[in-house]
The RNA shown here (TPP riboswitch aptamer (THI element)) has 95 nucleotides and comes from uncultured Bombella sp.
The organism belongs to Bombella, within Bacteria.
The coordinates come from a structure-prediction model, not an experiment, and the mean pLDDT is 77.
The RNAcentral record of the sequence draws on MGnify.
The model forms 96% of the base pairs in the Rfam consensus.
RNA sequence: UUCCGGGGGGUGUCCUGUUUUAUGCAGGGCUGAGACGGCGAAGCCGAACCCUUUGAACCUGAUCCGGGUCAUGCCGGCGAAGGAACGGGAAAAUA
Numbered sequence: 001u002u003c004c005g006g007g008g009g010g011u012g013u014c015c016u017g018u019u020u021u022a023u024g025c026a027g028g029g030c031u032g033a034g035a036c037g038g039c040g041a042a043g044c045c046g047a048a049c050c051c052u053u054u055g056a057a058c059c060u061g062a063u064c065c066g067g068g069u070c071a072u073g074c075c076g077g078c079g080a081a082g083g084a085a086c087g088g089g090a091a092a093a094u095a
Base pairs, nucleotide, nucleotide: 001090002089003088004087005086006052007051008050009049012030013029014028015027016026017025018024036046037045038044039043058083059082060081064077065076066075067074
């Protein structure tokens, strides 16, 4: 670096139209690897995607701090802070 098996994880935000309002539905914008589909809601299941201790995938602190945005973990800080999911095989290089 790669393969196989197992495992972990998130799915946010805004605008317009429709609607008595909300929900919902339709279309679109932003960030991202990922914002998808199904099921009254909650939530669950599935798909894709990312991550798997060489671990910033993701969670907590956090209803945090600064900047910016129509708005949002949008950007930076916090921060190598505290947590977080492992076994096997192959190739190459070096000694």